Source information
This is a predicted structure of a 525-nucleotide part of an RNA (small-subunit ribosomal RNA, central domain) from an uncultured eukaryote. It matches the Rfam family "Eukaryotic small subunit ribosomal RNA". On this family, see Yusupov et al., Science 2001: "Crystal structure of the ribosome at 5.5 A resolution". The family is grouped with related families in Rfam's "SSU clan". The coordinates come from a structure-prediction model, not an experiment, and the mean pLDDT is 80.
Context: one part of a larger RNA
RNA sequence: UUGCAGUUAAAAAGCUCGUAGUCGAAUUUUGGGCUGCUUGUGCCGGUCCACCUAGCGGUGCGCACUGGCAUGGGUGGUCUUCCUUCUGGCUAUUCCAGUCUGCCUUUAACUGGGCGUGUUGGAUAACCAGGACUUUUACUUUGAAAAAAUUAGAGCGUUUAAAGCAGGCUUACGCUUGAAUACAUUAGCAUGGAAUAAUAGAAUAGGACCCUGGUCUUAUUUUGUUGGUUUGGAGGACUGGAGUAAUGAUUAAUAGGGACAGUUGGGGGCAUUAGUAUUUCAUUGUCAGAGGUGAAAUUCUUGGAUUUAUGAAAGACUAACUACUGCGAAAGCAUCUGCCAAGGAUGUUUUCAUUAAUCAAGAACGAAAGUUAGGGGAUCGAAGACGAUCAGAUACCGUCGUAGUCUUAACCAUAAACGAUGCCGACUAGGGAUCGGUGGAUGUUAAUUUAUGACUCCAUCGGCACCUGCUGAGAAAUCAAAGUCUUUGGGUUCUGGGGGGAGUAUGGUCGCAAGGCUGAAACUU
Numbered sequence: 001u002u003g004c005a006g007u008u009a010a011a012a013a014g015c016u017c018g019u020a021g022u023c024g025a026a027u028u029u030u031g032g033g034c035u036g037c038u039u040g041u042g043c044c045g046g047u048c049c050a051c052c053u054a055g056c057g058g059u060g061c062g063c064a065c066u067g068g069c070a071u072g073g074g075u076g077g078u079c080u081u082c083c084u085u086c087u088g089g090c091u092a093u094u095c096c097a098g099u100c101u102g103c104c105u106u107u108a109a110c111u112g113g114g115c116g117u118g119u120u121g122g123a124u125a126a127c128c129a130g131g132a133c134u135u136u137u138a139c140u141u142u143g144a145a146a147a148a149a150u151u152a153g154a155g156c157g158u159u160u161a162a163a164g165c166a167g168g169c170u171u172a173c174g175c176u177u178g179a180a181u182a183c184a185u186u187a188g189c190a191u192g193g194a195a196u197a198a199u200a201g202a203a204u205a206g207g208a209c210c211c212u213g214g215u216c217u218u219a220u221u222u223u224g225u226u227g228g229u230u231u232g233g234a235g236g237a238c239u240g241g242a243g244u245a246a247u248g249a250u251u252a253a254u255a256g257g258g259a260c261a262g263u264u265g266g267g268g269g270c271a272u273u274a275g276u277a278u279u280u281c282a283u284u285g286u287c288a289g290a291g292g293u294g295a296a297a298u299u300c301u302u303g304g305a306u307u308u309a310u311g312a313a314a315g316a317c318u319a320a321c322u323a324c325u326g327c328g329a330a331a332g333c334a335u336c337u338g339c340c341a342a343g344g345a346u347g348u349u350u351u352c353a354u355u356a357a358u359c360a361a362g363a364a365c366g367a368a369a370g371u372u373a374g375g376g377g378a379u380c381g382a383a384g385a386c387g388a389u390c391a392g393a394u395a396c397c398g399u400c401g402u403a404g405u406c407u408u409a410a411c412c413a414u415a416a417a418c419g420a421u422g423c424c425g426a427c428u429a430g431g432g433a434u435c436g437g438u439g440g441a442u443g444u445u446a447a448u449u450u451a452u453g454a455c456u457c458c459a460u461c462g463g464c465a466c467c468u469g470c471u472g473a474g475a476a477a478u479c480a481a482a483g484u485c486u487u488u489g490g491g492u493u494c495u496g497g498g499g500g501g502a503g504u505a506u507g508g509u510c511g512c513a514a515g516g517c518u519g520a521a522a523c524u525u
Stems, first nucleotide, its partner, number of pairs: 004496003007477002012493001014365001016363002021358002025251002031080017048062001049060004084132006092124001094123006101116005136198003139193002142190002151182002155165002167176003208244002211241008255355001256352003260347002263344002268340004274318002278314006285307001289300002326333002370411006380404001384400004422492003426484002429468003434463008443455003472479002498525003507518004
């Protein structure tokens, strides 16, 4: 591993990319025909044997011998379908073609046939040994090998047993039997198989096979001997020209990538524009209170508060529309308009052809808070001050209010970053809505029609969700996934193993810091 669990009990990295790793669609020889050998079974016989019978005949047995038919199993050969090839041996004698000849038979006839002894030539993977080459593995079968003791296990009355390898028999001269067997997994060796999984081959043909030239070269052998030159034959390298062939490119995955088309969205960036509110300021009208609260007070106020009106400025925010709606990898995203690049889904008789999936290391993004340096500071508001409340009140309530909240440039890298639910693929069930695309409808509509549009209906792909409820699952709550799991294996990554101690200590690393990542133990229960 077989064979755990991960919504809520411990446990899915915040999210995406991504190398190593792991894993990866279908497809190429399958089926037939003919024919041996071997081994079964069933049926129908025959001979032999035994018995019964006067006889015909009948019964039984034996793989004792044997015939036919049918039907199985195993293993060969051959054709469709190359099984390495070449050279030289060795036979076995098997076959083929000649030739000579003996016998038998036949013919008008050495005319034909059969058998045999010789002989010549050829064919024959049955094995020997020498070249030339050969896609390579995994897997599996069998074998050799794998020290004993141990283990399992055979035999034997250690008196039994744990043990041990002994023992048994006879007239104690001697004779005689054991001391088995199995298992022994990775790697290596030999061997049969060729399904499955990889791998290689012919695309600028430097491709295969065959024929034929040319150039260069090597060393033997044969021409009586020795030496030389050349030719021929044998081998090697390079190269030219013809020819042969069905000449050579698998599909186009409800896998993936790309192109194109009309769309779609509160996706992103930059600029631009708008809205009311808030606060402050200016001017203005009126006059005694206003704020705030459970009730008050702190607070403001004839130097006119609060309130009314008219403006101005500032910084923030984007109401209603706003939904079990949209987009985005997540974090997240909502005034108008313009520009910039990107994305999804759909459509497609477009293209490439395995390019894919998931991912240690590594990388990008990452709410809020926080940090650094600028800008800006309307609102709200940690800290702080005060007023209340209270036994106390370092709080909840109220009045102020610094940092912050906004923005630019850099850090930080965490959240109940939640669907507390990894990603990819397949299947299993009914329903009505809705968003985006596409196709369709004698559909409706603009009273003049046509055609965009808008609406209605049907179908179909892809989304966010919902309802019902199981033949499924679960401890249940519940769940179309949390199903297809003891009937356990689709691929792949991460994490957990009682509660505390503890996300602590220590070490490492990152960070300006705050801190992040990695991360124990003693002890306790």